[in-house]
């Protein structure tokens, strides 16, 4: 230099014939149980703004297509593999 793959909450990992983003688990928070803890069970859990109601943003980054993009297209960044 060329080719291919990957990037999604704190973390692992789903969802892609374009249609509610984050299912499910781990971690974390609160509660139950216990003398206390572990285990187990129940509930909650993206970020920011707001007293609250509510609003805005969010799938590596920036653009494009579209009524609508995690999904399609382009460029770039990072990582992995192959070829030279």
């Nucleotide at each position: 230099g060329c080719c291919g793959g990957a990037g999604u909450g704190g973390u692992g990992a789903a969802a892609c014939u374009g249609g509610u983003a984050g299912a499910c688990g781990c971690a974390c928070u609160g509660g139950a149980c216990u003398c206390a803890a572990a285990a187990u069970c129940c509930a909650g859990c993206g970020a920011c703004c707001u007293c609250a109601c509510g609003g805005u943003c969010a799938u590596g980054u920036c653009g494009g297509u579209u009524c609508g993009a995690u999904u399609c297209c382009g460029a770039c960044c990072u990582c992995c593999g192959g070829c030279a």